[in-house]
């Protein structure tokens, strides 16, 4: 200096004006609205979207219902060890694949439990003989038998390759490789290494086909749920010589009701944001992460708030807007910046 | 916000992992004096992108679009 690779940060900025939604203080336990529960208006101060707030694909908290314990069905996951509240996530390894390399990717248990499927082509798809080779026979066209070494078909053809052997062949036999079994060594383990035995009997693929094995899972979701609670309708009681109102009582006049209960609708309150929270430093660990000390408070609506204008600057601004809350995954995204590493070229 | 479902031809629907089909519509021809009906023929599709598999409309994952439902009492 060019190309690449891995990890991370940021997400137009500054100042002012107006507007919108909560919070705190005053107003104030005053007046207004409302039957009640409860709620304002006003003034001042301060706060107010994201890295994905998205998709709703997983996991957990929380709430209600169910639940002695166990099983079936159903669903999810699937190399090993660890992290974690938990996970299908993350970290570190093993094995495999790709790359010169830094590094990246893998739904990676079992096809030797059983069943199913494999179109077309091909003789044959797990079982066999089309061509070929060999032997016998022959009317010289073939026929019978042996054979998976060779050809052809197919995504896939009976462990591979070389030799011995044979009529031709064949794990029939031998060496190496593969596979299976057995212990040994190293490793927590996955696994790796070296060795002995088996002569291949199991032996094409498919389990994101049924299935088998191991582990895990109760259901619903804040429109969950808890509390207060009208009106109408319901039930019970009281009263017609009544009850309520109108001036304390009487008359008069007006109205026909009053009390309680259960239920939990309209409406209201809570749930609601202080949390497996964030920042800084230390300690333990390869790491995910854990822990200690100090510091910070950082939206909370319920028809649902973030916008508009002015000035300046430039890199001219992408994807996109919380609705109970967290941990992840996936997807979208204009650009800018930082750090580690790899490969090539050049210069000293 | 939460939960569930569906995407196949212009429309309505099929298809067991093995050549994507039917009806209506559209186009052309035959028939008719002309039209309709009828007969013959034709055009035209698996929402998109990956993966598993020899092979995917079908199985798995992601994504896009559309549709439906969601307090309680009486």
């Nucleotide at each position: 200096u060019a190309a690449g690779u891995a990890a991370g940060a940021u997400a137009u900025g500054u100042a002012g004006u107006c507007g919108c939604a909560g919070c705190u203080g005053c107003a104030a336990g005053u007046a207004u609205c409302g039957a009640a529960a409860g709620a304002a208006c006003g003034c001042a101060g301060g706060u107010g979207a994201g890295g994905a707030a998205a998709g709703u694909c997983c996991g957990g908290g929380c709430u209600u219902u169910a639940u002695a314990g166990g099983g079936c069905a159903g669903g999810a996951u699937g190399c090993c060890a660890g992290a974690u509240a938990a996970c299908g996530u993350c970290u570190g390894g093993u094995g495999g694949a790709g790359g010169u390399g830094a590094c990246u990717c893998c739904a990676a248990g079992g096809a030797u439990a059983g069943u199913g499927c494999a179109a077309c082509a091909g003789a044959a798809a797990u079982a066999u003989a089309c061509c070929g080779c060999c032997a016998g026979u022959u009317u010289c066209g073939g026929c019978u038998g042996g054979u998976a070494a060779g050809g052809g078909u197919g995504g896939a053809a009976g462990g591979g390759c070389a030799g011995u052997g044979u009529a031709a062949g064949a794990g029939a036999c031998u060496a190496c490789c593969g596979c299976c079994u057995c212990g040994c060594u190293g490793g927590u383990a996955a696994c790796a290494g070296a060795g002995a035995g088996g002569g291949c009997a199991u032996a094409u693929g498919u389990a994101a086909a049924c299935c088998c094995c191991a582990u895990c899972c109760a259901a619903a979701g804040c429109a969950a749920a808890a509390c207060c609670g009208a009106a109408u309708a319901a039930a019970a009681g009281c009263a017609a010589u009544g009850u309520a109102g109108u001036u304390g009582c009487c008359c008069g006049c007006u109205a026909c009701g009053c009390u309680u209960u259960a239920g939990g609708u309209a409406g209201g309150u809570u749930g609601c944001u202080g949390g497996a929270a964030c920042c800084u430093a230390g300690u333990g660990g390869c790491g995910a992460c854990a822990u200690u000390a100090g510091g910070u408070c950082u939206a909370g609506a319920u028809a649902g708030a973030u916008g508009a204008c002015u000035a300046c600057a430039c890199a001219c601004g992408a994807c996109a807007u919380a609705a109970c809350c967290c941990g992840g995954c996936u997807u979208a995204u204009c650009g800018u910046c930082u750090u580690g590493c790899u490969u090539g070229a050049c210069u000293a | 916000g939460c939960g569930g479902g569906u995407g196949u031809a212009g429309c309505u629907c099929a298809a067991u992992g093995g050549c994507a089909g039917a009806g209506c519509a559209c186009c052309g021809g035959c028939u008719u004096c002309c039209c309709a009906a009828g007969c013959c023929g034709g055009c035209a599709a698996c929402g998109u992108g990956g993966g598993u598999u020899c092979g995917a409309u079908u199985c798995c994952c992601a994504u896009c679009a559309c549709c439906c439902g969601c307090u309680c009492c009486a």
Background: Predicted 3D model of RNase P RNA and transfer RNA as a complex of 422 nucleotides. Model confidence (mean pLDDT): 78 of 100.